Annotation:
A computed fold for a 75-nucleotide RNA from Candidatus Uhrbacteria bacterium CG_4_10_14_0_2_um_filter_41_21, annotated as transfer RNA.

[in-house]
RNA sequence: GACCGAUUAGCUCAGUGGUAGAGCGCUUCGUUGACAUCGAAGAGGCCAUAAGUUCAAUCCUUAUAUCGGUCACUA
Numbered sequence: 001g002a003c004c005g006a007u008u009a010g011c012u013c014a015g016u017g018g019u020a021g022a023g024c025g026c027u028u029c030g031u032u033g034a035c036a037u038c039g040a041a042g043a044g045g046c047c048a049u050a051a052g053u054u055c056a057a058u059c060c061u062u063a064u065a066u067c068g069g070u071c072a073c074u075a
Stems, first nucleotide, its partner, number of pairs: 001071007010024004018055001026042005048064005
C1' cells in the first nucleotide's frame, strides 16, 4: 500500500428496512439465623462517527476512525 472481517447494554453475542433482545453481571424485594441457590420486579444502549439512498436505516451505499487477519513492498 491492496483486499477481507468486526464495531449493538458493564462483558459475551443475537437481530438484518418499520424507532432494539438474550445470557452473565448490577439494583430492589421474597425465601434463609446468615450466605449461596431459586423466584419476582427494575435500571442500563437512539446500534463507532459523518454524509447519502428511502415515506422510513442498527440493517443498503460512500468516507473516516479503531481493532483483527491475508497478501505485497522495503533492507

Notes: The sequence is in RNAcentral, with records from ENA. The coordinates come from a structure-prediction model, not an experiment, and the mean pLDDT is 81. Rfam family: tRNA. It is annotated as a transfer RNA. The source organism's lineage runs through Bacteria, Bacteria candidate phyla and Candidatus Uhriibacteriota.